Transfer RNA from Hariotina sp. MMOGRB0030F, 72 nucleotides, folded computationally.

[in-house]
RNA sequence: GGCAAAAUAGCUCAAUGGUAGAGCAUAUGUUUCAUAAUCAUAGGGUUAGGGGUUCAAUUCCCUUUUUUGCUA
Numbered sequence: 001g002g003c004a005a006a007a008u009a010g011c012u013c014a015a016u017g018g019u020a021g022a023g024c025a026u027a028u029g030u031u032u033c034a035u036a037a038u039c040a041u042a043g044g045g046u047u048a049g050g051g052g053u054u055c056a057a058u059u060c061c062c063u064u065u066u067u068u069g070c071u072a
Base pairs, nucleotide, nucleotide: 001071002070003069004068005067006066007065010024011023012022013021018055026042027041028040029039048064049063050062051061052060
């Protein structure tokens, strides 16, 4: 340099055009003599940035940035 993949909650990941979710973590409660574990509840999101298509975009298209892999 060429090709491909990825970017979503603090972390790891879902969501095949129709209200953005789970696990772990965090906070509170429950339980215990106490701690951990269990159980319940709650908070936490500019879906990397910009533009386009659509009644409607995490999802489709273009572009920029970053990361990873393959190849020379």
Taxonomically the source falls in Hariotina (Eukaryota, Viridiplantae, core chlorophytes, Scenedesmaceae). It matches the Rfam family "tRNA". Rfam describes the family as follows. Transfer RNA (tRNA) molecules are approximately 80 nucleotides in length.